[in-house]
């Protein structure tokens, strides 16, 4: 886009068409083919008038088959047409174009006739038999039933002979007889019928050319088979049939057998070729329960005929009989599904008849069904308060929406009532004309008038009324694909055509609002066709994606050089014939338009006949040489076959020399080896394979082919001439060649070496490595028939830019050389056009062309199974299908990764110092415990972390007690200033409950305003409750690693690339250089802070060298020094050498306080980890709301078998201890720091000077530095516990720190394993600090004192570029 469609939801009319696709299943009941009395005997029914008779006055029987007519029979036409159905049929069945050997009732024309007789039978009577269907016997009768005879114009036949043919009937009319009113017989005319026969039409029968499904996993078929010659049948040619005779006949251009299937006009679809289909309508063909047969006709081998079988049904008296809806309706059954047991012969048309008329489920109507098409309505106009309700919301409004309402108007369909066409022509009957005629009869033909025929049908169509009044659904809204938001649920329900959606914020589920297409429909499902150039004739391809046979020779087949002549098969043109109507298409008309009917044209792309044309292809004939071959003289060469020789190796055996290993392997056993081995010398034997030569060398058609030499053999290349005269190309099936492995039969066997047996590895080792070792591997002969047979690239041929290197040959030229140049025949690297999806091909093409052959059609299943062929056998060929998946592949990009490569960094190694892991103990975490142990942080980047400090508080965690607008904001509104204090009382405390004083606030425009207390009600408050995977902002890492990217250009079909790659260099994508890139941005580096040196300025609280003064303290001048704290200087690889490229750099050097970023810090690019954190804070969205909120007490957060992690203090003499006595810095101090003096062993107390601080003070610096211990669990180590104190604190019990005295525990340097550190750095030693009432082994700073070592990048870990 389609449909004969079928399911769901839904449903208002009309029109025009469709309507068992399946069970060629089975069928109850009706109806579908009868008709003619103008062929016949006739009268069972039915009806009309006369008349007469009995007589009950409405029956009977007569006149009387007399009339109209008509049962049942006789005979004539018809039932072979209409109507169905599609079963078989792959066929001359059918479509298309032809032929000849026939036949054709009715119909048309024509010629010619229609004389005369016969005997018989049915009906009807009479009798039998059977349940019935039916049947038989007798008499008797008719005819356009039947049967002779005459007559034959013509027909049959080549010719003559011979044979064969007829029915009569109605009506009207004229004339003769005759009872003259009728009637009745004889002739005679019209007319219909019969008989021969020529024609003709119409219909059928047969023959033939071409076309008309699939399978080769169907290759051979066929005896009346093919042909002849005779008979013999047919309407008619013919194995159509029979008899004899030959041995043919059909097939790869696919016979035979298997499957399917009525065929065609045409239908859908498509741009067209094509594909796909055969319902309706029409042509042909078949069939009528199945299967068989003939019979009767003009026509059958008959749908509503016979006969016979045979299934199924029905009757039945059991003896027997009847039946065939694949006719119209209908039933049962099937099936997802397909109607009414109407109605009428009015029209159309068919049978039959003179006609009227009959008869017709053909037909024409009606009923059922949204089954499809087309039309049509289901209201218009207005109408903002933008209503209500709903729905979303940022809470303001949006949206549903002019939609309703409301107001004003129409009135198509439907609905009621009234009107009303056409389809109707005929017929009959009167009358006229015209011809027949002898006629004004009949009958025909026309034209008038009167009459008169509708199933449809309560038609169409017009018109009156009335009132918006009766008339919208159905599918989607994540992309494809036009249409978005809530809520609900939470990988559940579910969805879904592909992709894919659903795991707590779903535009995809399920509802709803809104909203988008389509509408009396609207999705869904099924199917065909398009897109699919996804079978490519138009119109694809096979190097890597699916596809080149492993290679050849070659028949059929297909294709083929030049020149002329000729033919006309292809070809190309014109003419004729046919190509059926319908249908498509143009173009009118007719229904109100349409769809749907109608007319006429065009088309049918075809086929044949015929007539021209002669260029191209065939074909015949003639003839050439450019293809292709032959002959001739050379070349090169692992080309094939067979014989024969050689020489090092390796083994084995002998024999000699010699003595403990030999041999293997990361390492190592197994193995050999004192019975003499390895290793060495000499000698023999066997079998196998030919170093060096060697080479993108060379031959061969693939496979292959490597020593010499000899015999036999095939191709190639090159020159020159000279013959054949197209002899050619490629090949379907066909032969024949074919590594390796394998297989058979014999032989051989040195080395190698599957199976296999041993050692090793390992988790494991049926492996890799090693010691053994057997088929084989080698030879002859025979099979097999396969490979990554590979250039993944069939074969032959022409044409197309170069330069280069190499084998083999030829020419030419001189400089004669290892020369140049030319040509040709292999064989390689590049490369131009072109081609390719791209990689890449690129004259040896994968460019452009021709011919042929082979092969391919999504992945698997599968190169399998059946089956066939081959083969000994393993196998090998040709080869599916079921299922199943939505991908499988190719070439190319970017990144990430590698027990890939290359280049570089870094306390990454390494070379050192010091520790951690063993012990106590401090502190964090797991766990486990608990009413609670509060939560979070978990590889590096979590663990002395939030938490710069948990006894209450903190405090989120548990108990218990009280409390509901609330501890805290804002808004109302009584009332009240408001605060502050004192004291009781209950209780754990919050809280309740009395109660002492004092005060009477601020601004003011005097209205008020603003902050306060409180009672009370409502909105809200509160929430460390959740989700850090709904965020924001901040923070960790990768990392201070050198990186990340953008314009605009190019390059590519595009992902992308290029800039950023390369050479150098540098910490650095820092910097030069080249450079299809040429700029630029974050980032690097620098700016900024500190420290190192000076200068100038200022010296109050810092300083003191000179001088001066002193009370002897720098106290006073004083400000040069140190110091502060400002402002400058200074350092740019500036100068030299060297080196690199003359670059930028590197190297060394001098000057300088510092030298190549001087040292430190701050500063963290695009991004990575859904990294952390909702418990800092801010926030979306869920939850809680007398409680998950807020208040109080007490407890927890401190538990404790375990393991962790980071740490003090130590295990000692580089120390312990005890004395002595220099020397810092950074900071802190007013609810503080506290100095001197006292007191206490002591922590600490009394006092309280002096400091808002370069002034006072915390302040003692401590390692040092002299005695003593002298290696021991000590004069090390300090845990633990006991007691007795200080100090802070409302309170130290759970749970502080500290100080005295006394206990005095584990540790004697730490396993496997790991950290940190490159210079003022690590070790070491101590001081300050923040948080704090108090608590510090933690953290943040701070200074003394002060090393060791770096060869180096191989290797462990991390990055960066290629």
């Nucleotide at each position: 886009a389609u449909u004969g469609a079928a399911c769901g939801c839904u449903g208002g009319c009309g029109g025009c068409a469709g309507g068992c696709u399946u069970a060629a299943c089975a069928c109850a009941u009706g109806c579908a083919a009868g008709u003619c009395g103008a062929g016949c005997g006739g009268a069972a029914a039915c009806g009309a008038a006369g008349g007469g008779u009995g007589c009950u006055u409405g029956c009977a029987c007569c006149c009387a088959g007399g009339c109209g007519u008509c049962g049942a029979g006789c005979g004539g036409c018809g039932g072979a047409c209409g109507g169905g159905u599609g079963a078989g049929u792959a066929a001359c069945g059918c479509g298309u174009a032809g032929g000849a050997a026939u036949c054709u009732a009715c119909c048309u024309g024509g010629u010619a006739a229609u004389g005369g007789g016969g005997g018989a039978u049915a009906g009807c009577c009479c009798g039998g038999g059977g349940a019935a269907a039916c049947c038989c016997g007798g008499a008797u009768u008719a005819a356009u039933a039947c049967c002779g005879c005459a007559u034959a114009c013509g027909c049959u036949c080549c010719u003559u002979c011979u044979u064969a043919g007829a029915a009569g009937g109605a009506g009207g009319g004229c004339c003769u007889c005759u009872u003259c009113u009728u009637g009745a017989a004889a002739g005679c005319u019209c007319u219909c019928g019969u008989u021969a026969c020529c024609a003709g039409a119409u219909g059928a029968g047969c023959c033939u050319g071409c076309g008309u499904g699939g399978g080769a996993u169907u290759a051979g078929c066929u005896a009346g088979u093919u042909g002849g010659u005779g008979g013999g049948g047919u309407a008619a040619a013919g194995g159509c049939u029979c008899a004899c005779c030959a041995a043919g006949g059909c097939g790869a251009c696919g016979a035979u057998c298997c499957c399917u299937a009525g065929c065609u006009g045409g239908u859908c679809u498509g741009a067209g070729a094509g594909g796909a289909u055969g319902a309706u309508c029409a042509g042909c063909c078949a069939c009528a329960c199945u299967g068989g047969g003939a019979c009767u006709g003009a026509g059958a081998c008959a749908c509503g005929g016979c006969c016979c079988a045979g299934a199924c049904u029905c009757c039945u008296a059991c003896g027997g009989g009847a039946g065939g809806c694949a006719g119209c309706a209908g039933u049962g059954g099937g099936g997802a599904a397909u109607a009414u047991u109407g109605g009428a012969c009015a029209a159309u048309g068919g049978g039959g008849g003179c006609a009227a008329c009959c008869c017709u489920g053909a037909u024409c109507c009606a009923g059922c069904c949204a089954u499809g098409c087309c039309g049509c309505g289901u209201g218009u106009g207005u109408g903002a308060a933008g209503a209500a309700g709903g729905c979303c919301u940022u809470a303001g409004g949006g949206u549903u929406g002019u939609a309703a309402a409301g107001c004003a108007c129409u009135u198509u369909c439907a609905g009621c009532g009234a009107g009303g066409a056409g389809g109707a022509a005929a017929g009959g009957u009167u009358g006229g004309u015209a011809g027949u005629u002898a006629a004004u009869a009949c009958g025909u033909a026309c034209c008038a008038g009167c009459u008169g025929u509708g199933a449809c049908g309560u038609u169409a169509c017009u018109u009156a009324c009335a009132g918006a009044a009766g008339a919208a659904g159905c599918a989607c809204c994540g992309g494809c694909u036009a249409a978005c938001u809530c809520u609900g649920u939470g990988c559940c329900a579910g969805c879904a055509g592909c992709c894919g959606c659903g795991g707590u914020a779903a535009u995809a589920c399920a509802g709803a609002g809104g909203g988008u297409g389509c509408a009396a429909g609207c999705g869904u499902u099924a199917a065909u066709c398009g897109g699919a150039a996804u079978u490519a004739c138009u119109g694809g391809g096979c190097g890597u994606a699916a596809a080149g046979c492993g290679c050849g020779c070659g028949c059929a087949g297909g294709c083929g050089g030049a020149u002329a002549a000729g033919u006309a098969a292809g070809u190309u043109g014109g003419a004729u014939g046919u190509g059926a109507a319908a249908g498509c298409c143009c173009c009118g008309g007719g229904c109100u338009c349409a769809a749907c009917c109608u007319g006429g044209g065009a088309a049918c792309u075809g086929c044949a006949u015929u007539c021209a044309a002669a260029a191209c292809u065939g074909c015949u004939u003639a003839u050439c040489u450019a293809g292709a071959g032959u002959a001739c003289a050379g070349u090169a060469g692992a080309g094939g076959g067979g014989g024969g020789u050689a020489g090092a190796a390796u083994u084995u055996c002998c024999g000699g020399u010699g003595u403990a290993g030999c041999g293997g392997u990361g390492a190592a056993a197994u193995g050999c080896g004192u019975a003499g081995a390895u290793a060495u010398c000499g000698g023999a034997a066997g079998g196998a394979a030919u170093a060096c030569c060697a080479g993108u060398g060379g031959c061969g058609a693939a496979g292959g082919c490597g020593a010499c030499c000899c015999c036999c053999u095939g191709g190639a290349c090159u020159g020159a001439u000279a013959c054949u005269g197209a002899c050619g190309c490629u090949c379907a099936g066909g032969c024949g060649c074919g590594a390796a492995a394998g297989c058979g039969u014999g032989g051989g066997u040195a080395g190698c070496a599957a199976a296999c047996g041993g050692g090793a590895u390992u988790a494991g080792a049926u492996a890799c490595c090693c010691c053994g070792g057997u088929a084989g591997u080698c030879c002859a002969c025979g099979c097999c028939g396969u490979a990554a047979a590979c250039g993944a690239u069939g074969a032959g041929a022409a044409c197309u830019a170069g330069a280069u290197g190499u084998u083999g040959g030829u020419g030419a030229c001189c400089u004669u050389g290892a020369g140049u140049c030319u040509u040709u025949a292999g064989u390689g690297g590049c490369g131009c056009a072109g081609c390719u999806a791209a990689c890449g091909c690129g004259a040896u093409a994968a460019g452009u062309u021709c011919u042929c052959c082979g092969c391919c059609u999504g992945g698997g299943g599968a190169g399998u199974a059946c089956g066939g062929c081959c083969g000994c056998a393993a196998g090998g060929u040709u080869a599916a299908a079921a299922c199943u998946c939505a991908a499988a592949u190719g070439a190319a990009u970017u990144g990430a990764c590698g027990g890939g490569g290359g280049c570089c960094c870094g306390c990454a190694c390494a070379a050192g110092c010091g520790g951690u892991g063993g012990a106590g103990c401090a502190u964090g975490u797991u766990g486990u415990u608990u009413a609670a142990u509060u939560c979070g942080a978990u590889g590096c980047a979590a663990c002395g972390c939030g938490a710069a400090g948990a006894a209450c508080c903190u405090u989120a965690c548990c108990a218990g007690c009280g409390u509901u607008u609330g501890a805290c904001a804002u808004g109302c509104c009584a009332g009240g200033a408001c605060g502050g204090u004192u004291u009781c009382c209950a209780g754990a405390g919050a809280u309740g409950g009395a109660u002492u004083c004092c005060u009477c606030c601020c601004c003011u425009u005097c209205g008020g305003g603003a902050a306060c207390c409180g009672a009370g009600a409502u909105a809200c408050a509160g929430g460390u409750g959740c989700u850090g995977c709904a965020u924001g902002g901040c923070u960790g890492u990768c990392g201070u690693c050198a990186g990340c990217u953008c314009g605009u250009g190019u390059c590519g079909u595009g992902a992308g690339a290029u800039g950023u790659u390369g050479g150098g260099u540098u910490a650095a994508g820092u910097c030069c250089c080249g450079u299809a890139a040429c700029g630029a941005g974050c980032g690097c580096a620098a700016c900024c802070c500190u420290u190192a040196u000076c200068u100038c300025a200022a010296g109050c609280u810092g300083c003191c060298a000179u001088c001066a003064g002193u009370u002897c303290g720098g106290c006073u001048g004083g400000c040069a020094c140190u110091c502060u704290g400002g402002a400058g200087a200074a350092a740019g690889u500036g100068c030299c050498g060297g080196u690199g490229a003359u670059a930028a750099g590197c190297u060394g050097g001098a000057g300088g306080a510092a030298g190549g970023u001087g040292g430190g810090g701050a500063u963290g690019a695009c991004g990575u980890c859904a990294a952390g954190u909702c418990c800092u804070c801010a926030u979306g969205g869920c939850c809680c709301u007398u409680a998950c909120g807020g208040g109080c007490u007490g407890g927890g957060c401190u538990a404790c078998a375990c393991a962790c992690g980071u740490g003090c203090u130590a295990c000692a003499a580089u120390g312990g201890c005890g004395g002595u006595u220099a020397c810092a810095g950074u900071g802190g101090g007013a609810u503080g720091c506290g100095a001197c003096g006292g007191g206490g062993c002591g922590a600490c107390c009394c006092c309280g000077a002096g400091c808002u601080a370069a002034u006072c003070u915390c302040c003692a610096a401590a390692a040092a530095u002299c005695g003593u211990c002298u290696c021991a669990g000590u004069u090390c180590g300090g845990a633990u516990u006991g007691u007795u104190c200080u100090c802070u604190g409302c309170a130290a019990c759970u749970c502080g720190a500290g100080a005295g005295c006394a206990u005095g525990a584990a540790g004697u340097c730490g396993g496997a394993a790991u950290c940190g550190c490159u210079a003022g750095u690590a070790a070491u030693c101590g001081c300050g600090g923040a948080u704090c009432a108090g608590c510090a082994u933690g953290c943040c700073g701070c200074g003394g004192u002060g090393a060791a070592u770096a060869c180096g990048u191989u290797c462990c870990c991390g990055g960066g570029c290629c």

Background:
A computed fold for a 1362-nucleotide RNA from an uncultured prokaryote, annotated as small-subunit ribosomal RNA. The coordinates come from a structure-prediction model, not an experiment, and the mean pLDDT is 84. It matches the Rfam family "Bacterial small subunit ribosomal RNA". Rfam links the family to the GO terms ribosome and structural constituent of ribosome.